[in-house]
Context: one part of a larger RNA
């Protein structure tokens, strides 16, 4: 390499937009580039295969004559598929009307409940913590309690196997701005499509620069405890940090550990959201369609678990990656980063 794979064995980029490339709905004319066929030419000898013969006692060698294999190209002639060209459709894809659901997002205002402070009132020796105890707070009045006020910072119940976003990820209320899906009956466009090497954009914690903010918890330190020791696990404290606005890092068990589209293929139940019918004074139920979101299973697959129309099943197309272990996501270079570091990415040498 031809190849086999990529849920848990080595393997899906964290996620999307989209460039070039690949791929590509239906039906008709043309050309004939791929394709397919006919005949000729070319493919040195030698090797390789087939046939008929020849030569070593036979064979295997070994030779003689012919064909064949590969490759290139001319000339005729097919026209199914693909492909180019013209023409046309509407099942794909968009756009249009109508309507709905939703913690989808960025902005501002806006509540209560907890918690912490300060000032006041009542009171008085404790309180706190622990397995039990000390540091720690307290007679300069503490814990409790009741009244104001100030403060940040998350939002109880609703809450769900639900919902919305690509994904990370979204949760008091309202109010304005936007973004995207579903449905239903038409209408227009008329293949505009998928997939995407590079590029771009977006991206939880932690972290890093300015500049605010700081209740809480709470790395790092610091003290009492445990203990043989405790550089921990307990407990008082308590910076960075945790919050915001600007920019930067671009990584995670960024997980469904399962890239994307498209089509086929038994169903049974539960639940979201919308349409439609039956019924009914009405709503709820109930039948069917569509879209999502679980559950358990037919066939199938699978090394097993399990997966099972939300495939890991049939099949097609694209694009990522995998190819023993450890050395290693390391070193070297080089790109980006203010750093920390990210990305790409070996070998020796080891089993």
């Nucleotide at each position: 390499c031809u190849g086999g794979g990529c849920g848990u064995a080595a393997a899906g980029c964290g996620u999307c937009u989209g460039u070039a490339g690949g791929u590509g709905g239906u039906u008709u004319a043309g050309c004939a580039a791929g394709u397919c066929u006919u005949c000729g030419a070319u493919u040195a000898a030698a090797u390789a295969c087939c046939a008929a013969g020849g030569g070593c006692u036979u064979a295997a060698c070994c030779u003689u004559u012919g064909g064949u294999c590969u490759u290139u190209u001319g000339a005729g002639g097919a026209u199914a598929c693909u492909g180019c060209u013209g023409a046309a459709c509407u099942a794909g894809a968009g756009g249009g009307c109508g309507u709905u659901a939703g913690g989808g997002g960025c902005u501002g205002a806006u509540g209560g409940a907890a918690c912490g402070g300060u000032c006041g009132g009542u009171g008085u020796a404790g309180g706190g913590g622990u397995a039990a105890a000390a540091u720690c707070c307290g007679u300069u009045g503490a814990u409790a309690u009741c009244g104001a006020c100030c403060g940040g910072a998350a939002c109880a119940c609703c809450a769900a196997a639900a919902g919305c976003g690509a994904a990370g990820g979204c949760g008091u209320u309202c109010a304005g701005c936007u973004g995207g899906a579903g449905c239903g009956a038409c209408c227009c466009u008329g293949a505009c499509a998928c997939u995407g090497a590079g590029a771009g954009a977006c991206g939880a914690a932690a972290g890093c620069g300015u500049g605010g903010g700081c209740a809480u918890g709470g790395a790092a330190a610091a003290g009492g405890a445990u203990u043989a020791g405790a550089u921990a696990c307990c407990c008082u404290u308590g910076u960075a940090c945790u919050c915001c606005a600007c920019g930067c890092u671009g990584u995670a068990a960024a997980c469904g550990a399962u890239g994307g589209a498209c089509a086929c293929u038994g169903g049974c139940u539960a639940u979201u959201u919308g349409a439609a019918g039956u019924g009914u004074c009405g709503a709820c139920c109930c039948u069917u369609c569509a879209a999502g979101u679980g559950g358990c299973g037919a066939a199938g697959c699978c090394a097993a678990c399990g997966c099972g129309u939300u495939a890991a099943g049939u099949g097609u197309c694209c694009c990522g990656c995998c190819u023993g272990g450890g050395g290693a996501g390391u070193a070297c270079g080089g790109c980006c980063g203010c750093a920390a570091g990210g990305c790409u990415a070996a070998a020796a040498c080891u089993c």